A computed fold for a 164-nucleotide RNA from a marine sediment metagenome, annotated as Lysine riboswitch aptamer. Its Rfam family is "Lysine riboswitch aptamer". Gene Ontology term of the family: lysine biosynthetic process. The literature on the family includes a 2003 paper in Cell by Mandal et al., "Riboswitches Control Fundamental Biochemical Pathways in Bacillus subtilis and Other Bacteria". Of the family's consensus pairs, 100% are formed in the model. The sequence is in RNAcentral, with records from MGnify. The coordinates come from a structure-prediction model, not an experiment, and the mean pLDDT is 77.
[in-house]
């Protein structure tokens, strides 16, 4: 430099799904006595039922485009930022996301269990087994050469800081 392919990953358009969900309104009944991840203080009332109005984010599937082949993912343990209440302050603690370091571990895609995120029967992640794929390495057969080399198929072993 270059290869594995249902190969990574980003970002933009668009569809469905989220969802008739969440909030707004509105009616007239039941119920509660102060709603919040926890805790304090101060305002406001909370919920459930009818009609009406109706999102959104992450996730996903298409198309076309960009950056790659430790591409990326993902555990640990440190920093750094956002962010988390009916609605204001507030102190820690949690929880959610992002950036970055330093260390592990996984070649790569999928099926199939568990377990977790999620609205979810999608998907994502981690374990673990199953067979496929691809490199490389040993031995066996067959071809091609005639010299000890190659190539096909099998078998068993390894792993990407690896192979060419």
């Nucleotide at each position: 430099a270059g290869a594995g392919g249902u190969g990574c990953g980003g970002a933009u358009g668009u569809a469905a799904u989220g969802a008739g969900u969440a909030a707004u309104g509105u009616c007239a009944g039941c119920u509660g006595u102060u709603u919040u991840g926890u805790c304090a203080g101060g305002c406001u009332u909370g919920g459930c039922g009818u009609c009406a109005u109706g999102a959104a984010a992450g996730g996903u599937g298409c198309a076309a485009c960009c950056g790659c082949c430790g591409a990326a993912a993902u555990g640990u343990g440190g920093g750094g930022a956002a962010u988390u209440g009916g609605c204001c302050u507030g102190a820690a603690c949690g929880g959610u996301u992002c950036c970055g370091c330093a260390u592990g571990u996984u070649g790569g895609g999928g099926a199939c269990a568990u377990g977790u995120c999620a609205a979810a029967u999608a998907g994502g992640c981690a374990u673990g087994c199953c067979a496929c794929u691809g490199u490389c390495a040993u031995c066996a057969a067959u071809g091609c050469a005639u010299g000890a080399g190659u190539a096909u198929u099998g078998a068993u072993g390894a792993g990407g800081c690896g192979c060419u």